[in-house]
Context: one part of a larger RNA
RNA sequence: CCGGGUGUAAAAGGGGAGCGUAGACGGCAUGGCAAUCCAGAUGUGAAAUACCGGGGCUCACCCCCGGGACUGCUUUUGGAACUGUUUGUCUGGAGUGUCGGAGAGGCAGGCGGAAUUUCUUGUGUAGCGGUGAAAUGCGUAGAUAUUAGGAGGAACACCAGUGGCGAAGGCGGCCUGCUGGACGAUAACUGACGUUGAGGCUCGAAAGCGUGGGGAGCAAACAGGAUUAGAUACCCUGGUAGUCCACGCCGUAAACGAUGACUACUAGGUGUCGGGGAGCAAAGCUGCCCGGUGCCGCAGCCAACGCAAUAAGUAGUCCACCUGGGGAGUACGUUCGCAAGAAUGAAACUC
Repeated sequence: CCGGGUGUAAAAGGGGAGCGUAGACGGCAUGGCAAUCCAGAUGUGAAAUACCGGGGCUCACCCCCGGGACUGCUUUUGGAACUGUUUGUCUGGAGUGUCGGAGAGGCAGGCGGAAUUUCUUGUGUAGCGGUGAAAUGCGUAGAUAUUAGGAGGAACACCAGUGGCGAAGGCGGCCUGCUGGACGAUAACUGACGUUGAGGCUCGAAAGCGUGGGGAGCAAACAGGAUUAGAUACCCUGGUAGUCCACGCCGUAAACGAUGACUACUAGGUGUCGGGGAGCAAAGCUGCCCGGUGCCGCAGCCAACGCAAUAAGUAGUCCACCUGGGGAGUACGUUCGCAAGAAUGAAACUC
């Protein structure tokens, strides 16, 4: 490199996600061109070797003769189905418009109640708390419990649902403003405007970092009490970073459906969410269509488990990744970063 693969395995495997450049691939119909392609001809493709058929050395090795082949290239003639290019048509792909409802989609601002903690206060007295049992701890300077009032921060019980939305990360009290996307109906408009996407750019949980705020609860580190042979733990009492906000960085996760994106096709059954239309006289009921989200299941696939119209089935286009285990996601170099580190990424050696 080819081949074969990438749900979980065997020895390995889908980029965390989106947008998009180059590139690759690309709907229906017409005419032109002929780069490509096809057919014919022309010249060449040395000989030897190799292959096939003969022949000569007693056979063979070896040698000789003939043939095809040398799948290529050049020139030329013709063709136009495919690819390409140009002209240029269409509406099915894609997009726009109009109408409509659904949604924890995003950003900003405001508001609310429950609870924890704390402060003040009334009542009240000796315990409270905690555990397997205890102790550290708190409490006669009046705790715990309970009443009233205040402060402050964080999170939003029930509703809540293999429910919804989002590209992924993710998103959940209520209201307002701004704003993105999807879906249904319609069929008015554009007329292939598409798919994928190396580099690139943007987003990206938690933890962490910088500056400035904030700090109720929780809680790495830390301290104490227990447990224990020990206990740098599990349990308990405390408790600082952090968790929260603003701005900036980091760029990683079992970033998982461990399953790249897009398109087409391929038995059924049963839920649920959003929209629509039809029938029945209405309420309501029963089918049907489109889009999502689940479960079961046939063919098919699979090593099996299982997947099975949301495919791991049947095909196509494009991208990414893998090539025995360890060494090792290490070393070195480079790029990025304030740092932590991230990205790229070997070899010796060994089994």
This is a predicted structure of a 351-nucleotide part of an RNA (small-subunit ribosomal RNA, central domain) from an uncultured bacterium. Its mean pLDDT, the model's own confidence on a scale to 100, is 81.